Bacterial RNase P class A from Sulfitobacter brevis, 404 nucleotides, folded computationally.
The sequence was found by an Rfam model in a public genome assembly.
The organism belongs to Sulfitobacter, within Bacteria.
Rfam family: Bacterial RNase P class A. Rfam classes the family as a ribozyme.

[in-house]
């Protein structure tokens, strides 16, 4: 120098004049005025994950159905997220990616092509038995008889090594051996089974034994393990105001005791309340408790509303690391038909271009002109992923040339 990985910080600046929310001080009865401060992200987007919270509801336990997660070990308040380590696949590498438990628990599917797609089978092919034939060749009554048979055509057996077919064909490469092959036999390597060593585990490594059950998907369904209420700030509360104190329908038992003159209280016995069951607990016993429907009335205000598990900068200990202690500094939108704008000027960041100098010919350097800043926007809050992104800066690494 060129080219690629990975991780990080920024995304315009300055004045000036109008305009706007909260908030503080003054002045004012108030309405308002001045003034001084703050005022939209790195993703505020997506609504993919976790939670904080508030209701269902008065709790607790189950896991019974629907769901999530899917290698190992740790970090977190928790997660499908980080970080570390294993395997598997991309890549010369740096590095990136993984839907990464189970296929002998069980069902199911693999179009078409192919002989055949999982309890397999022969298209071509090779191989061995047999038929049929031509030149041939013997022998002869001369047109018959034996012998022999390549090509080819045809019955039977053997084969699964060669070629076809596919995404994928019943282990793979050598080699012996067969008639021709074939795990039939070896040998390696593959698979099963048993143990040994290293490691917390995933898993790795080397050994012994056996010729060995036949793939593949499980982002099919299912098994295994672990977990796991539902709904959400339009959740909730609270004031004011109004309306129909609305309507229908469901509602099993409606008992038996005791104490009392009754009334009414206990017991026992039914009956309801939450996604579902099991206990507590509260309600109810009569048109009750409750439960399903259909209808009206409120569209105002305040809360909620902002550091709600805090966050972040410096140190410094443990940690490979994520991240945790400890000490010390910072932490100032809070709207509600939704505020943070708008104009002008000049300055840069980046591009094109002209014209000088300098050059290692790649480019710098100065100085005119011309154009020009992405992606977007808070609405309960954080802990992530995930996407979109003009342009600039920094650091570390890989690979190549080239110099010294």
């Nucleotide at each position: 120098g060129u080219g690629g990985a990975a991780g990080g910080c920024u995304g315009g600046a300055u004045g000036a004049c109008c305009g706007c929310g909260g908030u503080c001080u003054u002045g004012g009865c108030a309405a308002c005025a001045a003034g001084g401060u703050c005022g939209a992200g790195g993703a505020a987007a997506g609504u993919c994950c976790g939670g904080a919270c508030u209701c269902c509801a008065a709790g607790a336990a189950g896991a019974u159905a629907c769901g999530g997660u899917g290698c190992c070990g740790g970090g977190u308040a928790a997660c499908a997220c980080c970080c570390g380590g294993g395997c598997g696949g991309g890549g010369c590498a740096a590095c990136c990616c993984g839907a990464c438990g189970g296929a002998g628990a069980g069902c199911g599917c693999c179009a078409c092509a192919g002989a055949a797609a999982a309890u397999a089978a022969a298209c071509c092919g090779c191989c061995c038995c047999g038929a049929a034939c031509a030149g041939c060749c013997g022998c002869u009554u001369c047109u018959g008889c034996g012998g022999g048979g390549a090509c080819u055509u045809u019955g039977g057996g053997g084969u699964a090594a060669g070629g076809g077919u596919g995404a994928a064909a019943c282990g793979g490469u050598g080699g012996g051996g067969u008639a021709a092959g074939a795990g039939c036999c070896c040998a390696c390597c593959g698979c099963g089974c048993c143990g040994c060593u290293g490691g917390c585990a995933a898993c790795a490594g080397g050994g012994g034994c056996g010729g060995c059950a036949g793939g593949g998907c499980a982002a099919g369904c299912c098994c295994c393990a672990c977990u796991g209420g539902g709904a959400g700030c339009a959740a909730u509360g609270c004031c004011a105001a109004a309306u129909a104190g609305g309507g229908a329908c469901c509602g099993c038992g409606u008992g038996c005791u005791c104490g009392g003159c009754a009334a009414c209280g206990g017991g026992c016995g039914g009956g309801g309340a939450u996604g579902c069951u099991u206990c507590u607990u509260c309600c109810c016993c009569a048109g009750c408790a409750g439960g399903u429907c259909c209808g009206g009335g409120u569209u105002g205000g305040c809360a909620g509303c902002u550091g709600u598990a805090g966050c972040u900068g410096c140190a410094u200990c443990g940690g490979c690391a994520a991240c945790g202690g400890u000490g010390u500094g910072g932490u100032u939108a809070g709207a509600u038909g939704a505020a943070u704008g708008g104009u002008c000027a000049u300055c840069c960041a980046c591009c094109c271009u002209c014209a000088a100098a300098c050059u290692u010919c790649g480019g710098u350097u100065c100085g005119g002109g011309g154009g020009a800043g992405a992606c977007a926007a808070a609405a309960u809050c954080c802990g992530g992923c995930u996407u979109a992104u003009a342009g600039g800066c920094c650091u570390u690494c890989c690979a190549c040339g080239c110099a010294a």